[in-house]
């Protein structure tokens, strides 16, 4: 500088992710409606439905300067008189009538119409045009009627008939006339085919109207113009093919008629055409355009108001008049409807303006004026005008204004919230002070819109022009202006979970309700309802309906098709579409210029007018289109010529399970016969059915039959696909390769069409060995219409004919070109030295770039491009219904809708799961020991019972658990009796009569009474204690919580930072190879590090040393005793309790890279974590506990609080768990003799003595403990006895008598003595614990506690084993991998029948309605043709008749719609029934086509697919 002014997304599928894909929202618009609300003005708009029916009024008249005239009126004059009327005349004027012009405009509506209707562009050489303009010429003479008026008649009325008379710019005749018309004729010129123009000439025919103020206005003919109209043509103009054929005036010609005019427009004749896949015909819907709304645009939707065109005027038909109509406020006929009627007959048409009824969600006044603009008539004044201009109603829309402004903090009151007396918010908001006055009210002033015309004067080129004065306003005393008053008169609606701006409290409790989508609500709801607060818009605001947008979600701009929806099963091929190289030409497409048109309004830009804006005006731009014309010629197309590279042909060679027909072959199977031979065979997880002594199976021989072709055989080969496999032959199709030659674009693709097309199935005839749907039997099972077994028909095979479908798959259409490589295989060629290599066609694997949502694809593309075809547009309903085509049938092809859901889906990720796989661990199994389950008892639980049997815990992970002590208390439960600021605690005025003791009543709590009246420094201590403030609750919610705890699990896991990979969720690290008890350690590695866990650090125990010796110890010395560390003394030992050492695979050997492992190794008290304890990662189970405690919320408050007595928690047909004691001789009983550890003790343990059989009692002493004591340890050992039995086992139960604790042992304690002496003789299915000082067994102690129901719990020591081959299996767990339709995560998900309710829909005997067409009959008005009737002088009238036709009737079909007994499937619906088909190898892999069968999912046969897991093998690939 040029060009451009323009484009936003979000929510919702999942545990999470990316994609596909639908649904929904945010925006704009509206002739709108509805809810709530409402101060004003300007400008616009206002029946979208019933083109339904209309009461009433108005909407088209005007001209007396065309006429005859005078019904009403006004004025004047005259006459008559009844003084107020009548009559006459004139003027103004004028009802009705004749006549002229108008009524075809203006106004309304959108029924019909898919059409030359509309739009646009052309044409008429095929046309008309009143009024208007221009030009030329003319305007002469006569005649006969008819309305009206008058008279008479009919009729209810509408109206009508007859007679007499009359006028005209009404009507008729004659004259004149040419640039008119017709006939003849055709010079000249032109064009567009027919043709057009038309000079000179001849003949024939047709005109006129007057009025009058004398200046004009009219009239006639012709020509031209303008305007308006008519006709024709190109192009454009809705949906359906589940409408494919339509058409007889149909298509054309000749002739005639008709029209203003071309034309089958109509008729006669002739010909047989015409339209159609580029969509005829039919059906449905619809006025079209300018424009309007939306959109970045392209488009999509729409056609109110305004403008143009069309169509219509109660429905249908018809013409007349006229310049123009087939006529909205004219006519005739038919029909429907309404009204009047005297029943004979008549009248009507608001889709004009108002208005009414009706319909509807819904749309206004029965207003004013012709003042302006416009129209009709008129010379004009004028008149008419529901056109128009105004006003009224309505927030219906757009635009504008206002409801005040400034100051004002004790941040007032009130409201709401709160962590609560403190604060926050409403909120400078209010009050209060000052200011302003738009608006409002009152008063006053007050427009523009008006220009004139006519008349007057002047002038003129006679059309007109000029000029002065006057008159005219519905709106309207309106807009506007001024003055006064005073904040005075004026704010709502919706929303506040996310999208989407805006949050709290209360109420409610899956109820009531909300919701545009996702979704809220089941007691702490920002989602319901209310409130406070906030947000948005604002005289409005929300909701609903509709349209566009967002939606690139129909994709021209601008999409896709391996797996998400989508490639036709395959090929050939018609139309169509597309198409190699060169030259010439043309100029259709294409490009450029010019001209015409593209109405106005609208949109856009600029300026201007209303105070602004909306609104309006002026100008410009734009109108992307069509037509015409001139030019350009690269590309595409047409024409002509040439070429060889695409394609094809020919010669030669090669190749293969290519096809088809015939023949031949061996193995196997079955059967038959014969032989050998004897008792079973067969089959299965195990069996049975079946076969077999009438001789099977087995073995041998012979024979027959049908079907299929082992090995070779392979990611091999061939074919278009389906598909094709023994061998040989005949016929036959293709492909590839090499080099010549030939044709010369002959090509590619491919709707419609044609052919081929696995398996199953069908028809006819054969064949039938094996296999084998259906079927039968046997099993399995809860059942088993299945899986398994024994049989077995159709079928499988052949010939001929149908069918036409498959997961017909590479889930990948055909053709052509281009784009790195490596490596196998097949068939050729070249070159040959057997290396090494090149090339063509095909067939595999891995990869670069690139692509893809990813998985993956990758010269065999899913890459980059081109051409053509096919197909897709959310899931379900449904590949269903109806219709049509094909088929013998089965069925195939084509192929919807209602309704319903907010998803359905693809790929990949992390988990979880699998009756998937791999590796590993654990008293998990196995190997052992001992138990439980049987008995009796103890104890806990369930159940039952009860006034109460308080509550909690419930698979593992509840059940000798909370409870480590229920006679009262505890105690929470029940019954009864009491209290109400309360039973307890704190502050505390007062009191010192209190406390305390005693008596009485009572079951007691409690009540009544008596005695009593503290200390002291008079400050207080102690006690009492009114009022008040704080009560109390073992009531509910462990699913509101804290804390604590159980469990997986003492399992080895769980994570993070940075980096890297992936669009992302995520991955990597943490996987791999080893190793470990261990994510323990080592090695490797796109990872490098780190954290919580593991281990270690801590405690006990096992060894040693040092230090220290009292209450412990006593070797040596001494004293003493019947005896004893009893005493002096000692520290050696034991022991006590502090510190230290010690163990680390440190050493050796073997293996190993290392980590480490193995070794009865060495050494050592101890050896590979020495043994035991404490210690419990991230998390899971809404696990447990509101009754330990704490705590939110809710609930109770003369009770759900609290006190008391008694009862209950201890019940008892039963079931379960945990234990004790046993069933005996490895024992019981008696007697004797030993050896511990750890604890406890003053409200206590108690030596010792006495009594008692004993429990214990009465005395007495030591000890606050290494001192005294509980305290005897018991199993063991020695010895005696018992001798296998319900016993000298076992001790339950019961009786009697006692002891102890305690206010109190009845319910309901323990212990002692005597007596009694149940069950039980080793325990079914099943199940538990334990791997060494362990199991088993034996006793001792402690806590709680007055006592004790303890056989429980927690500790302590004594004696002291067996077994582990091993990891297949059961259970649990860890890691890796795989599949998944699961993610509440397999206790998952999910399919179908049946039953119930609701909804829409298909079929259906029938039935009802609708429009359309056809055939026949009938046929109004009107037009037109004919005619010998009648009237008339004639024009003509009136008849008759042919034809056409609306309407009516009859008939049979087809189509569409409604309804219907009954019937079919479908969809939806928290908890129905039966099974369990699918998802994991889903427990028989699944699925596709087909056939049969079955309550149902489904099963089976046959062929196909992988969109199947696991395992093994082969091949190929990658790496070494």
């Nucleotide at each position: 500088a040029c060009a451009a002014u323009g484009g936003a997304g979000a929510g919702u599928u999942u545990g999470a992710u990316c994609c596909u894909g639908g649904c929904u929202c945010a925006g704009g618009a509206u002739g709108a409606a509805c809810g709530c609300u409402a101060g004003c003005g300007g400008c616009a708009g206002g029946c979208c439905u019933a083109a339904u029916a209309c009461a009433u009024g108005c909407a088209a008249g005007u001209c007396g300067a065309g006429g005859g005239g005078u019904a009403a009126g006004u004025a004047a004059a005259a006459a008559g008189u009844u003084u107020a009327c009548u009559u006459u005349u004139u003027a103004c004027a004028c009802g009705a009538c004749c006549g002229g012009c108008g009524c075809a405009c203006g106004g309304g509506u959108g029924c019909g119409u898919a059409a030359c209707g509309c739009g646009u562009a052309u044409g008429c050489a095929a046309u008309c045009u009143g009024c208007c303009c221009u030009g030329u010429a003319c305007u002469g003479a006569g005649g006969a009627a008819u309305a009206g008026c008058c008279c008479g008649g009919g009729g209810a009325a509408a109206c009508u008939c007859g007679g007499a008379u009359u006028a005209a710019u009404a009507c008729c005749u004659c004259a004149u006339a040419g640039u008119a018309u017709c006939a003849c004729a055709g010079a000249u010129a032109g064009g567009c085919a027919u043709c057009u123009u038309g000079a000179a000439g001849u003949g024939a025919u047709u005109a006129a109207a007057g009025a009058u103020u004398u200046a004009u206005c009219g009239g006639u003919a012709c020509a031209g113009g303008a305007u308006g109209a008519g006709c024709a043509u190109g192009c454009g103009u809705a949906a359906g093919a589940u409408u494919a054929g339509a058409u007889a005036g149909u298509u054309g010609g000749u002739g005639a008629g008709g029209u203003a005019a071309a034309g089958g427009c109509u008729c006669a004749c002739c010909a047989a055409g015409u339209c159609u896949a580029c969509g005829a015909u039919c059906u449905u819907u619809a006025g079209g355009g300018g424009g309007u709304c939306u959109g970045a645009g392209a488009g999509g939707a729409u056609g109110a108001u305004c403008c143009c065109c069309c169509a219509c005027a109660c429905u249908g038909g018809u013409a007349c008049u006229g310049a123009g109509a087939u006529a909205c406020g004219g006519a005739c006929c038919a029909g429907a409807c309404u009204c009047c009627u005297a029943c004979g007959g008549g009248a009507g048409g608001c889709a004009g303006c108002a208005g009414u009824a009706g319909g509807g969600a819904a749309u206004a006044u029965u207003g004013g004026u012709c003042a302006a603009u416009g129209g009709g008539c008129g010379a004009g004044a004028g008149u008419c005008u529901g056109a128009a201009c105004c006003a009224g109603c309505c927030a219906u829309g757009c635009c504008g204004c206002g409801u005040g402004c400034a100051g004002g903090a004790u941040g007032a009151c009130g409201g709401c919230c709160u962590u609560c007396u403190g604060g926050g918010u409403u909120g400078u908001a209010a009050a209060c002070u000052g200011c302003u006055u738009u608006u409002a009210u009152a008063c006053g002033g007050g427009a523009a819109g008006a220009a004139a015309a006519a008349g007057g004067c002047c002038u003129u080129g006679a059309g007109g022009g000029g000029u002065a004065a006057a008159u005219u306003g519905a709106c309207g005393g309106u807009a506007c202006c001024g003055u006064a008053u005073g904040a005075a008169u004026a704010a709502g609606c919706a929303c506040c979970g996310g999208c989407u701006a805006a949050c709290u409290c209360c109420g409610u409790g899956c109820c009531a309700g909300c919701a545009g989508c996702c979704g809220c609500g089941g007691u702490a709801a920002u989602a319901c309802g209310g409130a406070g607060g906030g947000u948005g818009c604002a005289a409005g605001u929300g909701u609903u309906g509709u349209c566009c947008g967002g939606a690139u979600u129909u994709a021209u701009u601008g999409g896709g098709u391996u797996u998400a929806a989508a490639g036709g099963g395959u090929a050939c091929g018609u139309a169509g579409g597309c198409g190699g190289a060169u030259u010439u030409u043309u100029a259709a497409g294409u490009c450029c210029g010019u001209g015409g048109u593209g109405a106005a309004a609208g949109c856009c830009u600029a300026c201007a007018g209303c105070u602004u804006a909306a609104c309006u005006g002026u100008a410009g731009a734009a109108u992307u289109g069509c037509c015409a014309u001139g030019g350009a010629u690269a590309c595409u197309g047409g024409a002509a010529a040439u070429c060889u590279u695409g394609a094809a042909u020919u010669c030669a060679g090669u190749u293969g399970a290519g096809g088809u027909a015939a023949g031949c072959g061996g193995a196997a199977u079955u059967u038959a016969u014969g032989a050998u031979g004897u008792a079973g065979c067969g089959g299965u997880g195990a069996a049975a059915u079946g076969c077999a002594u009438a001789g099977a199976u087995a073995u041998c021989a012979u024979a027959a039959a049908g079907a299929a072709c082992a090995c070779c055989u392979a990611u091999u080969g061939c074919g278009a696909a389906g598909g094709c496999a023994g061998c040989u032959u005949g016929c036959u199709g293709g492909a590839c390769u090499u080099g010549g030659a030939u044709u010369g674009a002959c090509g590619c693709u491919a709707a419609a069409g044609u052919a081929c097309g696995a398996a199953a199935g069908c028809g006819u005839g054969g064949g039938u060995a094996g296999c084998g749907a259906a079927c039968a039997g046997g099993a399995u099972u809860a059942g088993a219409u299945a899986c398994c077994c024994u049989g077995g028909u159709a079928g499988u095979c052949c010939a001929c004919g149908c069918c036409g479908u498959a997961a017909a798959c590479g889930a990948u259409g055909a053709u052509u070109a281009c784009u790195c490589g490596c490596u196998g295989c097949u068939g050729g060629c070249g070159a040959u030295a057997c290396a090494c290599u090149g090339u063509c066609a095909g067939u595999g694997g891995c990869c670069a770039a690139g692509c893809g949502a990813a998985a993956g694809c990758g010269u065999u593309a899913a890459g980059u491009a081109a051409u053509c075809c096919a197909c897709c547009u959310g899931g379900g309903g449904a590949g269903u219904a109806c219709g049509c085509u094909c088929g013998c049938a089965a069925g195939a092809g084509u192929g919807a809708a209602a309704c319903u859901c907010a998803a359905a889906g693809g790929a990949a990720u992390u988990g979880a799961c699998g009756g998937g796989g791999g590796u590993c661990c654990g008293c998990a199994c196995a190997a052992g020991c001992g138990g439980u389950g049987g008995a009796g008892c103890a104890u806990g639980u369930g159940g039952u019972u009860u006034a109460a049997u308080u509550c909690g815990a419930u698979g593992a992970u509840a059940c000798g658990c909370g409870a480590g002590g229920a006679a009262c208390c505890u105690u929470a439960c029940c019954u009864g009796g009491g209290c109400u600021a309360g039973a307890a605690u704190g502050u505390g005025a007062u009191c010192g009569c209190a406390a305390u003791u005693c008596u009485c009543a009572g079951a007691g709590a409690u009540g009544a009474g008596a005695a009593g009246u503290u200390c002291u420094u008079u400050a207080g201590a102690c006690g009492u204690g009114a009022a008040a403030c704080a009560a109390g609750g073992u009531g509910c919610u462990g699913c509101a919580u804290g804390g604590c705890u159980g469990u997986c699990g003492u399992c080895a896991g769980c994570u993070c930072g940075u980096g890297c990979c992936g669009u992302g969720a995520g991955g990597u690290g943490u996987u791999g190879g080893g190793u470990u008890a261990a994510g323990u350690c080592c090695c490797g590695c796109a990872a490098c590090g780190a954290g919580c866990g593991c281990a270690a650090c801590c405690c006990c125990u096992a060894c040693u040393g040092u230090u220290a010796g009292u209450u412990g110890c006593c070797a040596g010395c001494a004293u003493g005793u019947a005896a004893u560390g009893a005493u002096g003394g000692g520290g050696a030992c034991u022991c006590u309790a502090a510190c230290a050492g010690g163990a680390c695979u440190g050493c050796c050997u073997a293996c190993g890279c290392a980590a480490g492992u193995a070794g009865a190794g060495a050494g050592g008290a101890a050896g590979g974590a020495g043994g035991g304890g404490a210690u419990g990662a991230u998390g899971u189970c809404a696990a447990g506990u509101c009754a330990u405690c704490a705590u939110g919320g809710c609930c109770c408050u003369u009770a759900c609080g609290u006190c008391c007595a008694g009862g209950g928690c201890u019940a008892c047909a039963c079931a379960c768990g945990u234990g004790c004691u046993a069933c005996a001789a490895u024992g019981g009983a008696g007697a004797g003799u030993a050896c511990a550890g750890a604890g406890g003790g003053u409200u206590g343990c108690u030596a010792c003595c006495u009594g008692g059989u004993a429990a214990c009692a009465g005395g007495a002493u030591g000890c606050c403990a290494a001192u005294c004591u509980c305290a005897a340890a018991a199993a063991a050992c020695u010895u005696u006895u018992c001798u296998c039995a319900g016993u000298u086992c076992g001790g339950a139960u019961u009786g009697a008598g006692g002891u102890c604790u305690g206010c109190a042992a009845c319910u309901c304690g323990a212990c002692c003595u005597c007596a009694u002496g149940a069950a039980g003789c080793u325990g079914g299915a099943a199940u538990c614990g334990c791997u060494a000082g362990u199991a088993a067994u034996c006793g001792c102690g402690c806590a709680c506690c007055a006592g004790c129901a303890a056989u429980g719990g927690c500790g302590c020591g004594g004696u002291g084993a067996a077994u582990a081959c091993g990891u297949u299996c059961c259970c649990g767990g860890a890691c890796c991998u795989u599949g998944u339709a699961c993610a509440c995560a397999c206790c998952g998900c999910c399919c179908g029948u049946c039953a119930a309710g609701c909804c829409a829909u298909g079929g259906a005997a029938g039935u009802u309605g609708g429009g359309u067409a056809u055939g026949c009959c009938u046929g109004a008005a009107g037009g037109u043709g004919g005619u010998u009737g009648c009237c008339g002088u004639g024009a003509g009238g009136u008849g008759c008749u042919g034809u056409u036709u609306a309407g009516g009737g009859c008939a049979g079909a087809a189509c569409c719609a409604g309804u219907a007994a009954c019937u079919g499937g479908g969809g939806c619906u928290a908890a129905g029934u039966c099974g369990u088909a699918a998802c994991a190898a889903g427990g028989u892999a699944g699925c596709c086509g087909u056939a049969c069968c079955g309550g149902a999912a489904g099963g089976u046969g046959u062929g196909g697919c992988u969109g199947g897991a696991a395992u093994a093998c082969c091949u190929c690939c990658u790496u070494u």
About this RNA: The RNA shown here (small-subunit ribosomal RNA) has 1520 nucleotides and comes from Ekhidna sp. The prediction has a mean pLDDT of 82. Taxonomically the source falls in Ekhidna (Bacteria, Pseudomonadati, Cytophagia, Cytophagales). It was read from a public genome assembly.